Predicted 3D model of a 94-nucleotide RNA (c-di-GMP-I riboswitch aptamer) from a Phycisphaerales bacterium. Of the family's consensus pairs, 95% are formed in the model. It was read from a public genome assembly, where an Rfam model found it.
RNA sequence: CUCCCGAAACGGCAAACCCGGCGAAAGCCGGCGACGCAAAGCCAUAGGGCCUUCGACCUGGUUCCCGCCAGGCCAAGGCAGCCUGGUUCCCGAA
Numbered sequence: 001c002u003c004c005c006g007a008a009a010c011g012g013c014a015a016a017c018c019c020g021g022c023g024a025a026a027g028c029c030g031g032c033g034a035c036g037c038a039a040a041g042c043c044a045u046a047g048g049g050c051c052u053u054c055g056a057c058c059u060g061g062u063u064c065c066c067g068c069c070a071g072g073c074c075a076a077g078g079c080a081g082c083c084u085g086g087u088u089c090c091c092g093a094a
């Protein structure tokens, strides 16, 4: 000095609840607030997993039809604070 690693310090981020906004929803953004976090920085077109279903499709009900209702199914919508992976970075005890 580098990597693994994670004591300490300087700092950093911010779950849930609540408020406002966006969205069909999941969820996201801002405020408030700290459950936690050594990458809780970034990547969802690296793989798996999970959540949601506007809409498409299928089935059924109703109906002359259009349509409406119920169920099923499918991400192209999401989650990086689910795991693995990729990538960048602060500090330096054991």
Base pairs, nucleotide, nucleotide: 005092006091012037013036018031019030020029021028022027035081041087042086043085046084047083048082049079050078051077055074057072058071059070060069061068062067